[in-house]
Context: one part of a larger RNA
C1' cells in the first nucleotide's frame, strides 16, 4: 500500500480565473498500444509447498513434481480504454426576446442629527454614576430661538428578503459597465469538469506620502473613582486612528468551522422575483414549470449531536489537507519600508 479519513475529535487552500496534468456525451469505421486467449524460450542450485524413500521415530537427509507469477518471442480475438476517420445533439456555448436586483466605477444633489462659531432671551447650576468625584459654569454654562460652517453616517422602509466568486454592498438622481434567471427554440457541434505551479481579488487593524479631522467614536496617555492593590472593568478628557487620494501589506472564529462538478433518491409548510394558464382589459385570487432562498421531516447516514433533493444519503471524476506534544517553533530561502507573511524540520518526550 492492498483497505482510513477531513461539520463539531487532527484535517477543505479566504475566494475566483486558468497552464501542464488527470478525467470525460451518443453512433459508425480503422489500427491493435493497453486488455484477453493459445504456444515457445527463460527465470542456477539450495530454501518454501506436495508425493514417495533412508537414518528404530522425529529433527535431518535424498528423489521427483509443481502451484502462483515475471520477462522476451510468436499466432489469434476486437467487447471495453486508446488511436484514425466520419457524423449526431441531450453536455457546453453563441445569437434573439424579456426580467429582478443595496452587483461594480465615476459624477451631481438632499434632509435629519452632532459639534463648533456668532447673536438674542435668561440667571445658577450643568454633566456624570451603584454612589460620587475629576470636568464645564457669574469672564454668563446648561436650557431655548435665529444664522453660519464642517466632517462623518445615510433613521423609518428593512425582512428568516434581493445582489455579488469571496471579502462585501443600502439617502436620491444621472452616465458607463459585469453577471444571473426565464421564454422560444435559430446556430456551433463535446468546444466539457477539475486544476499542481501561476495570476487576480481579498474585512478590520497596520505602514508610506499628501489632504481632512464633526462625533455621548477612540488604542496610547492624563485625571477621578473602586479596591488590600487596580498598570482593568465605571466616569471626565483625549493623540494616533477611524474619512479621502495614490501605493504597500495579504495575515481573520476570511464559518455553513461543510472544496468544485455531474447524476439519482418520500413528502409537507413559507417568503421573494418572475414565466405560462384561468380570470371579458387591469388589479386581486388561484393552478403549474424552472432557477435560487428558509423551516420541518421519510428512507439512508452519523460516535452522538444532528444532516436529510441547498445531504453530512447513493455513486463517479479532479484538487487540497490530516496522523500526540515539541511547533506553525528553529535554520535556510523568497517576499515586505517595517510589522511581519509564505515555505517548513529535527533532537527529545509520550
Nucleotide at each position: 500500500u492492498u483497505g482510513g479519513g477531513c461539520g463539531u475529535a487532527a484535517a477543505g487552500c479566504g475566494u475566483c480565473u486558468g497552464u501542464a496534468g488527470g478525467u470525460a456525451g451518443c453512433u459508425u469505421u480503422u489500427u491493435u498500444a493497453g486488455u484477453c486467449c493459445g504456444c515457445c524460450g527463460u527465470c542456477a542450485a539450495a530454501u518454501c509447498c506436495c508425493a514417495a524413500g533412508g537414518c528404530u521415530c522425529a529433527a535431518c537427509c535424498c528423489u521427483g513434481g509443481a502451484c502462483a507469477g515475471g520477462c522476451g518471442g510468436u499466432g489469434g480475438a476486437a467487447a471495453c480504454u486508446a488511436c484514425c476517420a466520419a457524423g449526431c445533439u441531450u453536455g457546453a456555448g453563441u445569437a434573439c426576446g424579456g426580467u429582478a436586483g443595496g452587483g461594480g466605477c465615476a459624477g451631481a444633489g438632499g434632509g435629519a442629527a452632532u459639534u463648533u462659531c456668532c447673536g438674542g432671551u435668561g440667571g445658577a447650576g450643568c454633566g456624570g454614576u451603584g454612589a460620587a468625584a475629576u470636568g464645564c459654569g457669574u469672564a454668563g454654562a446648561g436650557a431655548u430661538c435665529a444664522g453660519a460652517a464642517a466632517g462623518a453616517a445615510u433613521a423609518c422602509c428593512a425582512a428568516c428578503g434581493g445582489c455579488g466568486a469571496u471579502a462585501g454592498g443600502a439617502u436620491u438622481c444621472u452616465g458607463c459597465u459585469g453577471g444571473g434567471c426565464c421564454g422560444a427554440c435559430a446556430c456551433u457541434g463535446a468546444c466539457a469538469c477539475u486544476g499542481a505551479g501561476a495570476g487576480a481579488u481579498g474585512a478590520a487593524a497596520g505602514c508610506u506620502a499628501g489632504g481632512g479631522g464633526a462625533g455621548c467614536c477612540g488604542a496610547a496617555u492624563g485625571g477621578g473613582a473602586u479596591u488590600a492593590g487596580a498598570u482593568a472593568c465605571c466616569c471626565c478628557a483625549g493623540u494616533a486612528g477611524u474619512c479621502c487620494u495614490a501605493g504597500c501589506a495579504g495575515a481573520a472564529a476570511a464559518c455553513g468551522a461543510u472544496g468544485g462538478a455531474u447524476a439519482c433518491u418520500a413528502g409537507g409548510c413559507g417568503a421573494a422575483a418572475a414565466g405560462c394558464g384561468u380570470g371579458a382589459c387591469g388589479a386581486c385570487c388561484u393552478g403549474u414549470g424552472c432557477a435560487g432562498u428558509g423551516c420541518u421531516g421519510u428512507a439512508g447516514c452519523u460516535a452522538a449531536c444532528g444532516c436529510g433533493u441547498u445531504a453530512a444519503g447513493u455513486a463517479u471524476c479532479c484538487c487540497g489537507c490530516c496522523u500526540g506534544g515539541g511547533a506553525g517553533u528553529a535554520c535556510g530561502u523568497u517576499c515586505g519600508c517595517a510589522a511581519g507573511a509564505a515555505u517548513g524540520a529535527a533532537a527529545c518526550u509520550c